[in-house]
RNA sequence: CUCUUAUCCAGAGAGGCGGAGGGACCGGCCCGAUGAUGCCUCGACAACCUGCCAGCGCAAGGUCUGUUUUGCCAAACGCUGAGAAGGUGCCAACUCCGGCAGAUCAAUUUCUGGGAGAUGAGAG
Repeated sequence: CUCUUAUCCAGAGAGGCGGAGGGACCGGCCCGAUGAUGCCUCGACAACCUGCCAGCGCAAGGUCUGUUUUGCCAAACGCUGAGAAGGUGCCAACUCCGGCAGAUCAAUUUCUGGGAGAUGAGAG
């Protein structure tokens, strides 16, 4: 960088550096010298992946018995939940709103789907 897939109406800021634009793109609308965006440190939020724990389901297999039904144990796997150790992510505004299509409305109104984008996981 490309592809696949899941999620995107919840949540969470202080200090330092720095000094002009920033919010992906376009339009709008906002943020910003009362110092934004960015970078660093610490903290928080969250729970996508890994690990750990509990419950349930299923079950390779093991075991008691003279035998059968049964009983007991149980790896792996699946689901749910808790926690937050590790890997990411994230901490203005619903992804800030719209962009394309359809429906709807008095309406630049409301809704649905899509596109684009962001993040995780997997693959190339």
Molecule: SAM riboswitch aptamer (S box leader)
Organism: Anaerolineae bacterium